Overview
The prediction has a mean pLDDT of 87. Predicted 3D model of a 320-nucleotide part of an RNA (large-subunit ribosomal RNA, domain IV) from Adiantum capillus-veneris. The RNAcentral record of the full RNA draws on Rfam.
[in-house]
Context: one part of a larger RNA
RNA sequence: CUUUCUGUAAGGAACUCGACAAAAUGGCCCCGUAACUUCGGGAGAAGGGGUGCCUCCUCACACGGGAGGUCGCAGCGACCAGGCCUAGGCGACUGUUUACCAAAAACACAGGUCUCCACAAAGUCGUAAGACCAUGUAUGGGGGUUGACGCCUGCCCAAUGUUGGAAGGUUAAGGAAGUUGGUGACCUGCUGACGGAUAAGCCGGAAACCAAAGCCCCGGUGAACGGCGACCGUAACUAUAACGGUCCUAUGGUAGCGAAAUUCCUUGUCGGGUAAGUUCCGAUCCACACGAAAGGCGUAACGAUUUGGGCGCUGUCUCG
Numbered sequence: 001c002u003u004u005c006u007g008u009a010a011g012g013a014a015c016u017c018g019a020c021a022a023a024a025u026g027g028c029c030c031c032g033u034a035a036c037u038u039c040g041g042g043a044g045a046a047g048g049g050g051u052g053c054c055u056c057c058u059c060a061c062a063c064g065g066g067a068g069g070u071c072g073c074a075g076c077g078a079c080c081a082g083g084c085c086u087a088g089g090c091g092a093c094u095g096u097u098u099a100c101c102a103a104a105a106a107c108a109c110a111g112g113u114c115u116c117c118a119c120a121a122a123g124u125c126g127u128a129a130g131a132c133c134a135u136g137u138a139u140g141g142g143g144g145u146u147g148a149c150g151c152c153u154g155c156c157c158a159a160u161g162u163u164g165g166a167a168g169g170u171u172a173a174g175g176a177a178g179u180u181g182g183u184g185a186c187c188u189g190c191u192g193a194c195g196g197a198u199a200a201g202c203c204g205g206a207a208a209c210c211a212a213a214g215c216c217c218c219g220g221u222g223a224a225c226g227g228c229g230a231c232c233g234u235a236a237c238u239a240u241a242a243c244g245g246u247c248c249u250a251u252g253g254u255a256g257c258g259a260a261a262u263u264c265c266u267u268g269u270c271g272g273g274u275a276a277g278u279u280c281c282g283a284u285c286c287a288c289a290c291g292a293a294a295g296g297c298g299u300a301a302c303g304a305u306u307u308g309g310g311c312g313c314u315g316u317c318u319c320g
Base pairs, nucleotide, nucleotide: 008320010318011317014316027051028050029049030048031047036041038148052070053069054068055067056066057065058064071075083311084310085309086308087307088306089305090303091302095107096106111146112145113144114143115142116141117140123132124131125130149298150297151296152295154228155227156226160224161221162220163219164218165217168216169215170214174210175209179205180204181203182202183201187196188195189194229247230246231245232244233243256290268284269283270282271281272280
């Protein structure tokens, strides 16, 4: 010097991104215990006192209780063995996860809701046989989404999707009246090579017309994918605009919340806390770019979560 421990004057977070680490608390008994609350909790809240040994009383010579005495710095005498309070964010909770840098606010969850499926079910795997679903049957099964609970969940169906409709338009294979091309016995160019015309049949071409779903079309549907304006003027100080006008649109963001895990400008502004606060809490609303199941706003309890403050405590630090 390194590692792991032990102690430390005075101070006590001045350290540091941050009390990280360490210290402190600690068992049992008694007293006592707030806001809030889903009345279960919160709660071991917080805070305070006691604890050895001996004698006596009660009891049963037990446990326990009461009175008195006595020793030590110290009596759960070592070991073992909660620090606490407070205000926010997020997620209701217990759980799950990146085996080997992330345990969380991510996933799951009970609950809500939409949708498909009548059983040889829908859905999934397989070319198939077959299998799962399920030896289940709608109080069931599959898929999507939200995520306890409380109060709620606004407007838009123009586009995309989905669903219903079948009048009209368009429309395939297929069928097909008629038509047409090739071949074609017989016929014909005096004969022949070679040609011409042609019945039936056969092989083709296009085709009036018939012909489904789909698409066009007409409706529904948002806890379907999604979307939810702009400009100008106006009140008897000023400022602002309840009000009016114009344009565009399918409709122009409702309730609630809001400088927020979302606010660029921004350390916005005001208040609180500090001697001093880019963080924090409470307000404000000018929301660059919140907003209602990609849920909105609250919320007791819970959390090896995250942010701010305080008490106690300390070698984190002064400074060794």
The source organism's lineage runs through Eukaryota, Streptophytina, Polypodiopsida, Vittarioideae and Adiantum.